[in-house]
Predicted 3D model of a 72-nucleotide RNA (transfer RNA) from a Candidatus Colwellbacteria bacterium. It matches the Rfam family "tRNA". Model confidence (mean pLDDT): 82 of 100.
């Protein structure tokens, strides 16, 4: 420059068109404890940006962003 992956709560990470977008740590609140831990229950937290296809799109398709191989 040219091919190809990736981008989802703080972090990691499921999810092959109709989910209440789940899960683990990790934050909060509240039992539990003489107190700290640990355990137990709860909360809150997320689809990289803009189009497009669909009755619907995290999900398919275009163009951008940012990162990651290959290659000249």
């Nucleotide at each position: 420059g040219g091919c190809c992956c990736u981008a989802u709560c703080g972090u990691c990470u499921a999810g092959u068109g109709g989910u209440c977008a789940g899960g683990a740590c990790a934050u909060c609140a509240g039992g539990u404890u003489c107190u700290c831990a640990u355990c137990c229950u709860g909360a809150a937290a997320a689809c990289c940006g803009g189009g497009g296809u669909u009755c619907g799109a995290u999900u398919c398709c275009c163009c951008g962003u940012a990162g990651g191989g290959c290659u000249a």